[in-house]
RNA sequence: CGCUCAUCGAGAGCGGCUGAGGGACAGGCCCGUAGAAGCCGCGGCAACCAGUGUUUGCAACCCCUAGGGGAAGCAGAGACCAGGUGCCAAUGCCUGAACGAUGAGUU
Numbered sequence: 001c002g003c004u005c006a007u008c009g010a011g012a013g014c015g016g017c018u019g020a021g022g023g024a025c026a027g028g029c030c031c032g033u034a035g036a037a038g039c040c041g042c043g044g045c046a047a048c049c050a051g052u053g054u055u056u057g058c059a060a061c062c063c064c065u066a067g068g069g070g071a072a073g074c075a076g077a078g079a080c081c082a083g084g085u086g087c088c089a090a091u092g093c094c095u096g097a098a099c100g101a102u103g104a105g106u107u
Base pairs, nucleotide, nucleotide: 002106003105004104005103006102007101008100013042014041015040016039017038021031022030023029025096026095027094028093043088044087045086047085048084049083051080052079054077055076056075057074058073061070062069063068064067092099
């Protein structure tokens, strides 16, 4: 870079440096010198993955026995956590499309 799948109406910002743009794209509508984008520091959120423990269903197999007991593992739910990513104006800001972003997997 490409491909596949999932998600995108929830959530979460302050300070420093700097100085004119930003919200992917087109049209709109917004944000911005009462400071945009970017970088740095600190803080926060909890979507995906990982982790911890709970619970529900299934259950290889094991034990006693005709009905029980135990159980690796698999799947679901919700809780905690904040390790790997991600994110912290507005429903992905709205509409559009052969669009985009993020995560997980894969050549």
A computed fold for a 107-nucleotide RNA from an Acidimicrobiia bacterium, annotated as SAM riboswitch aptamer (S box leader). The organism belongs to Acidimicrobiia, within Bacteria. Of the family's consensus pairs, 96% are formed in the model. It matches the Rfam family "SAM riboswitch aptamer (S box leader)". Gene Ontology term of the family: regulation of gene expression. The sequence was found by an Rfam model in a public genome assembly.